[in-house]
Predicted 3D model of a 681-nucleotide part of an RNA (large-subunit ribosomal RNA, domain II) from a Candidatus Pacearchaeota archaeon. The source organism's lineage runs through Archaea, Nanobdellati and Candidatus Pacearchaeota.

Context: one part of a larger RNA
RNA sequence: ACCAGGGAGUUAUGGGAUGUGGCGAGGUUAAUCAUAAAGAGAAGCCGUUGCGAAAGCGAGUCUGAAAAGGCUAAAGUCACAUUCCAUAGACCCGAAACCAAGCGAUCUAAUCGUGAACAAGGCGAAGGCUUGCUAACGCGAGCUGGAGGCCUGAACCGGUGUUGGGCUUACCACUCGGAUGAUUCACGAUUAGGGGUGAAAAGCCUAUCUAGCUUGGCGAUGGCUGGUUCCCACUGAAAUAUACCUUAGUAUAGUCUUAUGUCAUGCUUGUUGAUGGAGUAGAGCUACGGAUUGGAUGUUUAAUACUUUUGGUAUUAAGCAUCCUGUCCAACUCCGAAUCUAUCAACAGCUUGGCAUAGGAAACAGGAGUAGCGGGUAAGCUGCUAUUCCGAGACGGGAACAACCGAGACAUAGGUUAAGGUCCCAAAAUGCAAGCUAAGUGUGACGUAAGGUGGUCUUUAGCCUAAGACAGUAGGGAGGUAGGCUCAGAAGCAGCCACCCUUUAAAGAAAGCGUAACAGCUCACCUACCGAGGCUAAAGGCACCGCAAAUGGACGGGGCUAAGCUUGCUACCGAGACCUAUGCCCUAUCUCUUUUGAGGUAGUGGGGUAAGUGGGCGUGCUGUUUGGGCAGAAGUGUGCUCGUAAGAGCGCAUGGACCGAGCAGCAAUGAAAAUCCUGGU
Numbered sequence: 001a002c003c004a005g006g007g008a009g010u011u012a013u014g015g016g017a018u019g020u021g022g023c024g025a026g027g028u029u030a031a032u033c034a035u036a037a038a039g040a041g042a043a044g045c046c047g048u049u050g051c052g053a054a055a056g057c058g059a060g061u062c063u064g065a066a067a068a069g070g071c072u073a074a075a076g077u078c079a080c081a082u083u084c085c086a087u088a089g090a091c092c093c094g095a096a097a098c099c100a101a102g103c104g105a106u107c108u109a110a111u112c113g114u115g116a117a118c119a120a121g122g123c124g125a126a127g128g129c130u131u132g133c134u135a136a137c138g139c140g141a142g143c144u145g146g147a148g149g150c151c152u153g154a155a156c157c158g159g160u161g162u163u164g165g166g167c168u169u170a171c172c173a174c175u176c177g178g179a180u181g182a183u184u185c186a187c188g189a190u191u192a193g194g195g196g197u198g199a200a201a202a203g204c205c206u207a208u209c210u211a212g213c214u215u216g217g218c219g220a221u222g223g224c225u226g227g228u229u230c231c232c233a234c235u236g237a238a239a240u241a242u243a244c245c246u247u248a249g250u251a252u253a254g255u256c257u258u259a260u261g262u263c264a265u266g267c268u269u270g271u272u273g274a275u276g277g278a279g280u281a282g283a284g285c286u287a288c289g290g291a292u293u294g295g296a297u298g299u300u301u302a303a304u305a306c307u308u309u310u311g312g313u314a315u316u317a318a319g320c321a322u323c324c325u326g327u328c329c330a331a332c333u334c335c336g337a338a339u340c341u342a343u344c345a346a347c348a349g350c351u352u353g354g355c356a357u358a359g360g361a362a363a364c365a366g367g368a369g370u371a372g373c374g375g376g377u378a379a380g381c382u383g384c385u386a387u388u389c390c391g392a393g394a395c396g397g398g399a400a401c402a403a404c405c406g407a408g409a410c411a412u413a414g415g416u417u418a419a420g421g422u423c424c425c426a427a428a429a430u431g432c433a434a435g436c437u438a439a440g441u442g443u444g445a446c447g448u449a450a451g452g453u454g455g456u457c458u459u460u461a462g463c464c465u466a467a468g469a470c471a472g473u474a475g476g477g478a479g480g481u482a483g484g485c486u487c488a489g490a491a492g493c494a495g496c497c498a499c500c501c502u503u504u505a506a507a508g509a510a511a512g513c514g515u516a517a518c519a520g521c522u523c524a525c526c527u528a529c530c531g532a533g534g535c536u537a538a539a540g541g542c543a544c545c546g547c548a549a550a551u552g553g554a555c556g557g558g559g560c561u562a563a564g565c566u567u568g569c570u571a572c573c574g575a576g577a578c579c580u581a582u583g584c585c586c587u588a589u590c591u592c593u594u595u596u597g598a599g600g601u602a603g604u605g606g607g608g609u610a611a612g613u614g615g616g617c618g619u620g621c622u623g624u625u626u627g628g629g630c631a632g633a634a635g636u637g638u639g640c641u642c643g644u645a646a647g648a649g650c651g652c653a654u655g656g657a658c659c660g661a662g663c664a665g666c667a668a669u670g671a672a673a674a675u676c677c678u679g680g681u
Base pairs, nucleotide, nucleotide: 001681002680003679004678005677006676011088012087013086014085015084016083017082018081019080020079021078022077023076026046027045028044032040033039050057051056060071061070062069063068091227092226094224098217099216100215101214102213103212109191110190111189112188113187114186115185116184117183118181120152121151122150123148127144128143129142130141131140132139133138156178157177158176161174162173164172165171193209195205196204197203230616231615232614233613234612235611240253241252242251243250244249256360257359258358259357260356261355262354263353264352266350267349269348270347271346272345273344274343275342276341277340278339282335283333284332289329290328291327294324295323296322297321298320299319300318301317302316303315304314305313306312307311366390367389368388369387370386371385372384373383374382375381395406396405397404410583411582412581413580414579415578416577420573421572422571423558424557425556429570431569432568433567434566435565436564442560443559451545452544453543455542456541457540458539459538460537461536462535463534464533472529473528474527475526476525478502479501480500483497484496485495508523511522512521513520584606585605586603587602588601589600590599591598592597617670619667620666621665622664623663624662625661626660627659628658635654636653637652638651639650640649641648642647
């Protein structure tokens, strides 16, 4: 891992509701006695009358001075079944823990007792002997000696490193540390669980230690995780409010479901009208409150200075008022839409809906789009309001893609469309008409700003132009004069002032480069050549730059100059949508029918998680009725048929002795999951 078997809402008591049955103003027994079964047993319980805290009163009563208001009478009870609640382990499995009593020092820690072990080599302390020197103390040399938590290194003890090995439970290999000592070892003994022991690591106390192990309390408890076994039909949620040591939970309400009752025609959306309500968007502010730019005038207070000092003048600062000027506001409004909404009426549409009571829930982690807001630099962020969707929604489109577009799926078949598409992958136009784009822009509802562009197209306005425009080429571009001043110099061109006149076709007291200053080169301006449009401004379309991310790469791809973009048109493709046909189911209703049921009509009936409700299938056993089987039961394998399904029936083979069906009842009654349990492979 697979297969087989096992595996989870049970039982008791009490209570609520519903259904069925018995009896009924009554219903019923309990313990117990007794029995084959029946039966006996009336104590008790519920009901037959309520109200009040109570005294109490009583079809009424309580509160109250009263008015008025609260509660309240006319079928129950017992049993069984289903479902829910409570108490019990209470659907099943699952803690870490807590407590008690016992068992452990054969591992290990420490201690005690009795014992045992440590090849070989090196260094050479004290002391000693001999000898030299010395006045002495003493010093030196040689030999001897054999100290040491000394050195090297076996046994022995340990366990440093290894991307070495290995069955990864504790070993092996190589390497490494200690190896006369606080050394190592054997045997015996002592200390026990909030206790021991500890050269102290919360280490060790039998592969178990921040409190051992075993058994018991114990099915501890778990608002937490996982699991919880057949089918179909009908309806179908909530992720909100309030409260909680509450935010992983629960209670009540809201929302869902079922039953009963009751009311009614009701409901809904849309349009219009009438009468009202709402102060938002916007706007405004000498219309209030508040904020606010600059200026003017007046005035108050304070300080300072001056002065002729009960005071006055000037300056500064703060405030107030008026005027002019310029602005703002969620908690401002003299104003004020669109819009929404209440009631009534009319028109249009639809056929069930509302309410009450009772039973059962689930849920109280939500999320996304659009519109409007708060917080935040922002976020696939966070908190709200409204609505749609996902959640619980399949199908078509969007390459893929919960919530974007289309559209709400009973089954089968045919057709028509939606969104979106029609060159190939790939169903349908290499469609039509007119433009634009040259950037592969684009072909992505899937990116882009400020800013920039003599890219190109369109529109509008003005000006120049055959008396020759614009561009180009050629020539001229002068004189007074080097204007004056300044300055070392200043000559058109460092700077200041002025910026005239003349000759001219035209030429600035000079627009730029240049020189130390000159010189020199251009420009403005004029002429010639040339010969037809040119220049400027504004607006719009498409395009371009701005534009940077990490493996090579993305319009889905190929590819496309349209198969791109804009505008218009006609076809076609394309969903489970819509239409048609047939069938099934549900609800309502009608007819027939003893119930079951059969047939007809109608339905803007038939998506669905949690959940509620209804009806069925199958397994084991019991009662009863009725059947099958050695001329072959159950079981097993396989094929066919029937049923929406759970499933059922039949044939063949195998098998070799039991097995069904109808009705009624009882349950240890249905497995794919639980790191499920046991076994097998």